The part of an RNA shown here (large-subunit ribosomal RNA, domain VI) has 273 nucleotides and comes from a Candidatus Omnitrophota bacterium.
It matches the Rfam family "Bacterial large subunit ribosomal RNA". Its family is annotated with ribosome and structural constituent of ribosome in the Gene Ontology.
The coordinates come from a structure-prediction model, not an experiment, and the mean pLDDT is 84.
[in-house]
Context: one part of a larger RNA
RNA sequence: UGUUAGGAUUCUUGAAGGGAAGCUGUCCCUAGUACGAGAGGACCGGGACAGAGGAACCUCUGGUGUACCAGCUAUCUUGCCAAGGGUAAUGGCUGGGUAGCUAUGUUCCUUAACGAUAACCGCUGAAAGCAUCUAAGCGGGAAGCAGAUCCCAAAACUAGGAAUCCCUUUCCGAUUUAUCGGGAUGAAGGCUGGUGGGAGACUACCACCUAUAUAGGGUGCAGGUGUAAGUGCAGUAAUGCAUUCAGCCGAGCACUCCUAAUAAGCCAAUAGG
Numbered sequence: 001u002g003u004u005a006g007g008a009u010u011c012u013u014g015a016a017g018g019g020a021a022g023c024u025g026u027c028c029c030u031a032g033u034a035c036g037a038g039a040g041g042a043c044c045g046g047g048a049c050a051g052a053g054g055a056a057c058c059u060c061u062g063g064u065g066u067a068c069c070a071g072c073u074a075u076c077u078u079g080c081c082a083a084g085g086g087u088a089a090u091g092g093c094u095g096g097g098u099a100g101c102u103a104u105g106u107u108c109c110u111u112a113a114c115g116a117u118a119a120c121c122g123c124u125g126a127a128a129g130c131a132u133c134u135a136a137g138c139g140g141g142a143a144g145c146a147g148a149u150c151c152c153a154a155a156a157c158u159a160g161g162a163a164u165c166c167c168u169u170u171c172c173g174a175u176u177u178a179u180c181g182g183g184a185u186g187a188a189g190g191c192u193g194g195u196g197g198g199a200g201a202c203u204a205c206c207a208c209c210u211a212u213a214u215a216g217g218g219u220g221c222a223g224g225u226g227u228a229a230g231u232g233c234a235g236u237a238a239u240g241c242a243u244u245c246a247g248c249c250g251a252g253c254a255c256u257c258c259u260a261a262u263a264a265g266c267c268a269a270u271a272g273g
Base pairs, nucleotide, nucleotide: 006166007165008164009163010162011161012160017152018151019150020149023051024050025049026048027047028046029045035040052110053109054108055107056106057105061103062102063101064100068096069095070094071093072092073088074087075086076085077084078083115145120140121139122138123137167272169184170183171182172181173180174179189267190266191265192264193209194208195207196206197205214260215259216258217256218255219254220253221252223249224248225247230243231242232241233240234239
């Protein structure tokens, strides 16, 4: 830009085309059957498990988790004690660890129809009184091809379908009374702008913008660490015990308008062959 009955929001059908996937083994039953003197030992059909590959996810098992908690040493420092803070080539070292991310973890998938065929195997059958799968005709037959499964897809010009939303206003002039010209109005919706995100290089996408839980803060809970400081008691003291399953706490889950999403601008119609 188009989608000829106007403008939008959300959802959807799936033609043609494209893409993804396509794997393998062991064991059991059939059956110690068919076959075979025996030794041995099936086709066909059915089932179980596993490997490998793939996708999604974080409930479990783990990893990480650069400052969430605790411990430890040296040194400097907050005047000192105590309690803290800084630094220690990387978080100084050590033990743990929420969310997120993640695999070695969890869940699921890996071919079950059907069609035309390849090699090959056949039926009928002449040329060539026989024979012959082939010359006419008719069948079987593969992890391969088409299809089936999943994804993209209405720009599929036959440009599809569904639901919902918006616009019938007003002033002046002209007038053949059907409209025309100019101005006001500026819908639904969109964009800009803002608060953010399990979205992200940017853009895009998604949620929200006061009729508001979008982010921060606050409160509660979950979860982590592991029992804070101060005080008291016991001990000469180191230290222990009590207060105390305490104190502290990044991302998690809720609730709560305390803070910030203010104010506004732009585009877009006027009922449509």